[in-house]
The prediction has a mean pLDDT of 75. A computed fold for a 101-nucleotide RNA from a Betaproteobacteria bacterium, annotated as TPP riboswitch aptamer (THI element). The RNAcentral record of the sequence draws on Ribocentre. Rfam family: TPP riboswitch aptamer (THI element). Gene Ontology term of the family: thiamine pyrophosphate binding. The source organism's lineage runs through Bacteria, Pseudomonadati, Pseudomonadota and Betaproteobacteria.
RNA sequence: UCACGACGUUAGGGGUCUCGCUCGGCGGACCGGGCGGGUGAGAGACACCCUCUGAACCUGAUGCGGAUCAUGCCGCCGUAGGGAAGCGUUGAGCGGAAAUU
Repeated sequence: UCACGACGUUAGGGGUCUCGCUCGGCGGACCGGGCGGGUGAGAGACACCCUCUGAACCUGAUGCGGAUCAUGCCGCCGUAGGGAAGCGUUGAGCGGAAAUU
């Protein structure tokens, strides 16, 4: 000096399900809105989460097993494949790498 943690700042990435009631679109299908219930950090909030030591999130997936009123609700899949970073401050020295003496 680098690497590591935390914080800050700027930038970027991501998801938005299910059930009940109700309203609107002539009616149905379907679409959109409102109020509640379930899970969750978050179910359109400028909020939440994540940014390569990357399970935030996507594909696999109209997947498989178990629960539930129902649902990625739980688990497997998953030492599978993808996936979005710069700077500053501070701490640490158990350990690691490089340079110099």